[in-house]
RNA sequence: GGCGGCGUGGCUUAGUUGGCUAUAGCGUCCGGUUCAUACCCGGAAGGUCGGGAGUUCAAGUCUCUCCGCCGCUA
Numbered sequence: 001g002g003c004g005g006c007g008u009g010g011c012u013u014a015g016u017u018g019g020c021u022a023u024a025g026c027g028u029c030c031g032g033u034u035c036a037u038a039c040c041c042g043g044a045a046g047g048u049c050g051g052g053a054g055u056u057c058a059a060g061u062c063u064c065u066c067c068g069c070c071g072c073u074a
Base pairs, nucleotide, nucleotide: 001073002072003071004070005069006068007067010026011025012024019057028044029043030042031041032040050066051065052064053063054062
């Protein structure tokens, strides 16, 4: 250089054929429970879905481009 895959809360991740308000677990914070801690139970915050542009009534999802990571190949 060529080809392919991946990028979604702090971490891991669901989101199938584009559809209404984007999921869950762990973690964090608050509360309950306990003499206390842990476990357990309830609740909350936290995402400009890697950046930009395009298509569409509507984009995490489709198209283009750029960035990063991984693999194959020369």
Molecule: transfer RNA
Organism: uncultured Bacillota bacterium